Two RNAs folded together computationally: RNase P RNA and transfer RNA, 472 nucleotides in total. It holds a member of the Rfam family "Bacterial RNase P class A". Rfam describes the family as follows. Ribonuclease P (RNase P) is a ubiquitous endoribonuclease, found in archaea, bacteria and eukarya as well as chloroplasts and mitochondria.

[in-house]
RNA sequence: UGGGCUGGCCGGGCGACCGCGUUCCUCCUCCGGGAGGGCCGAGGAAGGUCCGGGCUCCACAGGGCGAGGUGGUGGGUAACACCCACCCGGGGUGACUCGCGGGACAGUGCCACAGAGAGCAGACCGCCUCCCGGCUCCGGCCGGGCGGUAAGGGUGAAAGGGUGGUGCAAGAGACCACCAGCGUGCCGGGCGACCGGCGCGGCUCGGUAAACCCCACCUGGAGCAAGGUCAAGAAGCCGCCCCCACGGGGGCGGUGCGCGAGUGUCCGAGGGCGGCCCGCCCGAGCUCGCGGGUAGACCGCAGGAGGCCGUCGGCAACGGCGGUCGUAGAUGGAUGGUCGCCGACCCCGGCGUCGUGAGACACGGGGAGACAGAACCCGGCCUACAGGCCAGCCCGUCCG
RNA sequence: GGGCGUAUAGCUCAGCGGUAGAGCACCUCGCUUACAACGAGGUGGUCGGGGGUUCGAUCCCCUCUGCGCCCA
Repeated sequence: UGGGCUGGCCGGGCGACCGCGUUCCUCCUCCGGGAGGGCCGAGGAAGGUCCGGGCUCCACAGGGCGAGGUGGUGGGUAACACCCACCCGGGGUGACUCGCGGGACAGUGCCACAGAGAGCAGACCGCCUCCCGGCUCCGGCCGGGCGGUAAGGGUGAAAGGGUGGUGCAAGAGACCACCAGCGUGCCGGGCGACCGGCGCGGCUCGGUAAACCCCACCUGGAGCAAGGUCAAGAAGCCGCCCCCACGGGGGCGGUGCGCGAGUGUCCGAGGGCGGCCCGCCCGAGCUCGCGGGUAGACCGCAGGAGGCCGUCGGCAACGGCGGUCGUAGAUGGAUGGUCGCCGACCCCGGCGUCGUGAGACACGGGGAGACAGAACCCGGCCUACAGGCCAGCCCGUCCG
Repeated sequence: GGGCGUAUAGCUCAGCGGUAGAGCACCUCGCUUACAACGAGGUGGUCGGGGGUUCGAUCCCCUCUGCGCCCA
């Protein structure tokens, strides 16, 4: 100096004016609220809702079958499909990166088209022996047939190890050497996945489990519109009171949806119990249709597996201890807009300083500023993102 | 806010991992004086986008997008 890999961080700051939300204080009020002032007021993803938990309710009685999920090993964690370290395999010269990474000698299924043959393989062409016929320049050639052959051609994603030799009529792990791979025995290392070494064996075993399945482990359901308290409440019914032309009408209070059909009340519906069975428990309602009312307030709800700093343990994820901080909470849904200055980035300009030069610094002018927005709360993953900063490492080039 | 489903021709929908189909619509021809109906033939597809598994994906898995349904 060029290119690259990985990790971490920011995603503007200050001030003025206008505006919004929660809350506090003061004043006014027709009690509905209004005015003034003060504090505070989105994110790295608040997003998608893909996982895991906390929390709440479903009377905490379960067992079997089933269903779903996870999938190298060891650790971390409240837990996970997340994170860390390592192993194996693929890629890269390398830093590094990617992998839904158990099992295909438990079984079943599938492998279209092409091809002779596609799963206890297979003779289409070719090669070889023998037989028959024909031709012949006597070397052979052509046609047909019984057989042998997986070395060669061809098809395919895939054709039952590879290279070399021996052997043979031609061939073939038929035999031999080396290599690859499988199984197995022993030794050594590692907590383990696994790795290394020395032998032995038959000579070789297709793929697919993000197909069924098998193995190991895990999982009860629903979700803050969960759930709780209060208020309001139409029809009908009950009680009291009032008016009346005795037909009825009105007011107040209480209770509180009404009508129809089906089914059920111990021969028990329905539910706990996601699907089924057994078993246990609660148990008087449940299902469908039609019509009507309210859709308000408060709690849940902001201190939590919390952030930061130091130290100790650990390769790390993370954990222990000590100190310190503590300030969103809407419910038609607030956190915004304009201007000025500064800082960082990009572009242009010509003078000044430095430099042989490319250029750097200073000066002036201009420009861009994303993705997106809390709604019960956390830990992750995934997805979107203008611009910028820092650190470590790798490969190359030049100079000394 | 939370929980689910779906996407295939212009429209409505089928589709056991192996060449993407049906009905309607559209075009051409026939029939008819003409039109409709009818008969014959034909056109038309990023299987919503991207990635993965597999020899091979509309189908299996992951992710993004659009649309729809339910709740107190």